A computed fold for a 73-nucleotide RNA from Emiliania huxleyi CCMP1516, annotated as transfer RNA.
RNA sequence: GUCCUGUUGGAUUAGUGGUUAGAUCACCAGCUUUACACGCUGGGAGUCGACGGUUCGAUCCCGUCACAGGACA
Numbered sequence: 001g002u003c004c005u006g007u008u009g010g011a012u013u014a015g016u017g018g019u020u021a022g023a024u025c026a027c028c029a030g031c032u033u034u035a036c037a038c039g040c041u042g043g044g045a046g047u048c049g050a051c052g053g054u055u056c057g058a059u060c061c062c063g064u065c066a067c068a069g070g071a072c073a
Stems, first nucleotide, its partner, number of pairs: 001072007010025004018056001027043005049065005
């Protein structure tokens, strides 16, 4: 330099165009316990990498850029 893949709560991730963005772990509170742990219940935390475009409607499709990984040179 060319091509490919990825970017979604603190972490790991699901989500093939229809409006509540879901799960697990972690965190906080309550119940339970003499206490801790486990368990149960509830809660906070995401403006879906950025900016544009297509569409009645975009996490999802398209373009550019940024970052990460990979293949080739």
The coordinates come from a structure-prediction model, not an experiment, and the mean pLDDT is 81. The source organism's lineage runs through Eukaryota, Haptista, Haptophyta, Emiliania and Emiliania huxleyi. Rfam family: tRNA. Rfam describes the family as follows. Transfer RNA (tRNA) molecules are approximately 80 nucleotides in length.